Large-subunit ribosomal RNA, domain IV from a bacterium, 339 nucleotides, folded computationally. The RNAcentral record of the full RNA draws on ENA. The prediction has a mean pLDDT of 85.
Context: one part of a larger RNA
RNA sequence: CCGUGGUUAAGGAACUCGGCAAACUAGCUCCGUAACUUCGGGAUAAGGAGCGCCGACUCUGGUUAAAAAGAGUAGGUCGCAGAGAAAUGGCCCAGGCGACUGUUUACUAAAAACACAGGACUCUGCUAAAUCGCAAGAUGACGUAUAGGGUCUGACACCUGCCCGGUGCUGGAAGGUUAAGGGGAUGUGUAAGCUAUUUAUAGCGAAGCACUGAACCGAAGCCCCAGUAAACGGCGGCCGUAACUAUAACGGUCCUAAGGUAGCGAAAUUCCUUGUCGGGUAAGUUCCGACCUGCACGAAUGGUGUAACGAUCUGGGCGCUGUCUCAACCACGGACUCG
Repeated sequence: CCGUGGUUAAGGAACUCGGCAAACUAGCUCCGUAACUUCGGGAUAAGGAGCGCCGACUCUGGUUAAAAAGAGUAGGUCGCAGAGAAAUGGCCCAGGCGACUGUUUACUAAAAACACAGGACUCUGCUAAAUCGCAAGAUGACGUAUAGGGUCUGACACCUGCCCGGUGCUGGAAGGUUAAGGGGAUGUGUAAGCUAUUUAUAGCGAAGCACUGAACCGAAGCCCCAGUAAACGGCGGCCGUAACUAUAACGGUCCUAAGGUAGCGAAAUUCCUUGUCGGGUAAGUUCCGACCUGCACGAAUGGUGUAACGAUCUGGGCGCUGUCUCAACCACGGACUCG
C1' cells in the first nucleotide's frame, strides 16, 4: 500500500450526479394511531411505555367450603455508578408511470417493457373458422356461438367527439374493361384441271389436306355504386372588428373528406427555456401548485382521475451515521524482505 472486519473527540450529508456505501431501526406486552379510501384497507401507520428474580396482599375465578388458573400492587434483591445477549421493518410528506400477485434480456437492462382480469371489433353453423402436412391425417375438440380463432385496449370510476375523400374490408350488380375456351369470316401453301402463248413457261384454280385466325359469346377482378373508423388513418389558413389600451364574443374570405369536442397541458410530450407567477432554500437548470404563447397533448395507437400495491423513477423532511471536515487506531489475510 491492497482486501475484509471493528472503534472513534466535535460536527452531522458540509461528501457526491445521487445519502452510493455504512449507520440507525428491529423481539414481546400494553397504550395510541392521520389524510385518504374501492370501506377491505391505509396500519407494525406515526408516536410512546414496560421487560430479570422473590413477592405479603388485592381483584377475578370457581366451590358446600376450598383449590387450580388469570391479572395487578406495595415492598425486597447492601449503597453509588455503569454494563447487560438475542430479536432480517428506519420513518414521514409530495409527485410521475404501471391498477394489482405475476413474467422477462441463462452471462452488463427486472423496468414505465410483457402478461393480466375486464372492454371492444371481427371471423366461424361444424367435415367450423384458423393452424401443421405433398398427402393420408392431426390440432381446434371427443368442444358447438355463454364455443373456438384473430386483432386492438388493459382493474375500477367518469368518458370515448368530428371526418368514409385516400387505403383496407363488407355488400351491390346496370354499364365499361377483361383470360382460357367457344366461334369460325378472311387469307396463305399444296393441287386435279382450265386459259394463254415463246410448248415449257406464265396466269387462274374446285374438293381435300395443312396453316392463318376477324366479328361475335365469354367469369372473377378492376373501373363503378353504397356501407364501415374500439378498420389503416386524418382532425386548416389569411384579414378585419368593442367609446383608453389590450383582447376579440362578432364578421369577411380561401381551402378541405372533416377542420381537435370533453379533459389535460413548459407534461416520460415545450425547441425558444433555467418561459412567467407562487411555494419550498440564506441561495433551487431539479421538485410542487398555477398560467396557456400545445415548435410538435388529446380521447381503446385510448383521454382524465384513482384507494391499494412497486428491490420502479423524481423532489423534500426527521432520525442516523467516518460519505465528508480530516483523518487516526486495532484485528485478520495479502503485498514486501529473508529462508